The RNA shown here (transfer RNA) has 74 nucleotides and comes from an Alphaproteobacteria bacterium.
Its Rfam family is "tRNA". By type it is a transfer RNA.
The coordinates come from a structure-prediction model, not an experiment, and the mean pLDDT is 80.
The sequence was found in a public genome assembly.

[in-house]
């Protein structure tokens, strides 16, 4: 300096061809169960979908530009 990958809950990750409500498992809580823990059951918090724009009737999903991080080439 040139190219590719990646970014979604606190944590690892799903998310079809753009289609209307964004989801799991673990964490957390709060209840049921135990003499009690923990395990298991159940119900819940928890999301600017990496910033900004732009397309569109509609964008986590396409465009672009810019931040983060991670390869690889000079």
């Nucleotide at each position: 300096g040139g190219g590719c990958c990646u970014g979604u809950a606190g944590c690892u990750c799903a998310g079809u061809u753009g289609g209307u409500u964004a989801g799991a498992g673990c964490u957390c809580u709060c209840g049921g169960u135990u003499c009690a823990u923990a395990c298991c059951c159940g119900a819940g918090c928890g999301g600017u979908c990496g910033u900004a724009g732009g397309u569109u009737c509609g964008a986590a999903u396409c465009c672009u530009a810019c931040c983060g991080g991670g390869c690889c080439c000079a």